[in-house]
Molecule: FMN riboswitch aptamer (RFN element)
Organism: Trueperaceae bacterium
RNA sequence: ACGAUCCUUCGGGGCAGGGUGCGAUUCCCGACCGGCGGUGAGCGCCUCGGCGCGAGUCCGCGAAGCCGAACCACGGCCCGAACCGGUGCGACUCCGGUACCGACGGUGACAGUCCGGAUGAGAGAAGGAGGGA
Numbered sequence: 001a002c003g004a005u006c007c008u009u010c011g012g013g014g015c016a017g018g019g020u021g022c023g024a025u026u027c028c029c030g031a032c033c034g035g036c037g038g039u040g041a042g043c044g045c046c047u048c049g050g051c052g053c054g055a056g057u058c059c060g061c062g063a064a065g066c067c068g069a070a071c072c073a074c075g076g077c078c079c080g081a082a083c084c085g086g087u088g089c090g091a092c093u094c095c096g097g098u099a100c101c102g103a104c105g106g107u108g109a110c111a112g113u114c115c116g117g118a119u120g121a122g123a124g125a126a127g128g129a130g131g132g133a
């Protein structure tokens, strides 16, 4: 240095403005948001060896939902959405443009954004213990 295993902490954002209406952050115009790991030709730093950032719609995962008679655990199922142009040897990631997607329950009226389960769970991230399971 590696290391089974264990411990601790952390671990989700968002309707401005307006219309209709007695009533809507739920409808309409419009606005806004993008969990985790991977990939990544771009950007930045630099001691030139490397380091950091970089995809909602590419791959994988988590959450919600469903099933296993019931809770938890565990296992299984389910699991949304992108094209066009440009550059280039090479891009589903870069640049430009235009689109699209978003659990369940609640509600005076239909919710990605309000309230609730949730002071929950969690992909995982960081740190620590660990001569050996």
Stems, first nucleotide, its partner, number of pairs: 005129006017029003031113002033102002035061004042053004056100002065077004082098005104116003